[in-house]
RNA sequence: UACUCAUCGAGACCGGCUGAGGGACUGAGCCCGAAGACGCCGGGGCAACCUUCGGAACUAACCAUUCCGAAAAGGUGCCAACUCCUGCGAGGCGAGCCACGGUUCGAUCUCGAGAGAUGAGUU
Numbered sequence: 001u002a003c004u005c006a007u008c009g010a011g012a013c014c015g016g017c018u019g020a021g022g023g024a025c026u027g028a029g030c031c032c033g034a035a036g037a038c039g040c041c042g043g044g045g046c047a048a049c050c051u052u053c054g055g056a057a058c059u060a061a062c063c064a065u066u067c068c069g070a071a072a073a074g075g076u077g078c079c080a081a082c083u084c085c086u087g088c089g090a091g092g093c094g095a096g097c098c099a100c101g102g103u104u105c106g107a108u109c110u111c112g113a114g115a116g117a118u119g120a121g122u123u
Stems, first nucleotide, its partner, number of pairs: 002122007013043005021032003026087002029084001044079003049075002051071007083115001088112005093106005
């Protein structure tokens, strides 16, 4: 770098430095920001992917695997807003038009796709 799998409405803030933009990309909306955001450093915390321990299933038994539970020492990750929201497709809902068959629009909802993030594995 690429591929595969899983998850993405929960949760978790203080101090110091810096000083103007920031919320991945692009358009739009909305929001955060000189009462100092974003970022960096230190500390603290959240969570439970890997991990550790126990139990169950499977097995003649063990290993492996799957499921359940617990823990938080270690490897990551994370600590505004659903991945902030939307764009594409389908359906519902609402509105407009209509030749009554439909059709157009809508930041109104749901599902899916796409993109992205994180972990694990492979390359």